[in-house]
RNA sequence: ACUGUAUAAAGGCACUCCCCUGAGGACAAGGGGUCGCAAAGCUACUGGUCAUUUUUGAUAGCAGGGCUACCGGU
Numbered sequence: 001a002c003u004g005u006a007u008a009a010a011g012g013c014a015c016u017c018c019c020c021u022g023a024g025g026a027c028a029a030g031g032g033g034u035c036g037c038a039a040a041g042c043u044a045c046u047g048g049u050c051a052u053u054u055u056u057g058a059u060a061g062c063a064g065g066g067c068u069a070c071c072g073g074u
Base pairs, nucleotide, nucleotide: 001074002073003072004071012037013036017032018031019030021028022027035061041067042066043065045064046063047062048059049058050057051056
């Protein structure tokens, strides 16, 4: 630098749902929880979807892009 998730090893995150708090809303923070995930880490750049009368915003566990990373292999 590229690459894999092995009957690996060490670990990590936490869908649905529930409690609580915030928001006009999508949704988000904290706790419980444990469907799944080799980036289910970060990023709203492109598309999608959602919210908002509009302006604008939300979603990274919708798809792609960018950046970073454990262990193993070359």